[in-house]
Overview
FMN riboswitch aptamer (RFN element) from Mediterraneibacter butyricigenes, 171 nucleotides, folded computationally. The RNAcentral record of the sequence draws on Rfam. The coordinates come from a structure-prediction model, not an experiment, and the mean pLDDT is 80. NCBI's taxonomy places the organism under Bacteria, Bacillota, Clostridia, Lachnospirales, Mediterraneibacter.

């Protein structure tokens, strides 16, 4: 210099903005049919007429009310590669196998247009080079719960892809 195997830690971020208001509560106000009470009129009683309240309630007022809608605004897990939410792949999370475990197998989003040239090949002129860097201008984002969610609650002080670190020490 160091394999296998062990042990230890670490191993997911994001609106406290602004607008509407489904929708709930109200001893606030309220049309009309219509439904009840009351006194006087009468000897009583019903009937009807007039006046008053009270229920009725469509509809306005007031509070509250989407971090899910509208406008803005943020935020990006691991391994690779020129420094990646978008290219390769990997974990999670879900669904099936498996008595469990372990594992396996299915699912599983999105980016393009311009410039730069670390580098690397050549004997040179030249070639090749980030979809990762800049400029621009986009798109994506799992399940349950809620007025519809990448950012609120939850599973999950969970698990993991990995990462460092410590000790040993095959060859």
């Nucleotide at each position: 210099g160091g394999a296998a195997a062990u042990c230890u830690u670490c191993g997911g971020g994001g609106u406290a903005g602004g607008g509407u208001g489904a929708c709930a509560u109200u001893u606030u106000c309220a049309a009309a049919a219509g439904u009840c009470c009351u006194a006087u009129a009468u000897c009583a009683u019903a009937u009807u007429u007039a006046a008053g309240g009270a229920c009725g309630a469509a509809g306005a007022g007031a509070u509250g009310a989407a971090u899910u809608c509208c406008c803005a605004a943020c935020c990006g897990g691991c391994g690779g590669u020129a420094u990646a939410g978008u290219c390769c792949g990997c974990g999670a999370c879900c669904c099936g196998c498996g008595u469990a475990a372990a594992g396996c197998g299915g699912c599983u989003g999105a980016a393009c247009c311009g410039g730069u040239g670390a580098c690397g090949c050549a004997g040179a002129u030249g070639c090749g080079a980030a979809u990762u860097c800049c400029g621009g201008u986009a798109c994506c984002g799992a399940c349950a719960g809620u007025a519809a969610a990448g950012u609120c609650u939850g599973g999950a002080u969970g698990a993991g892809a990995g990462a460092a670190g410590a000790a040993c020490g095959a060859u």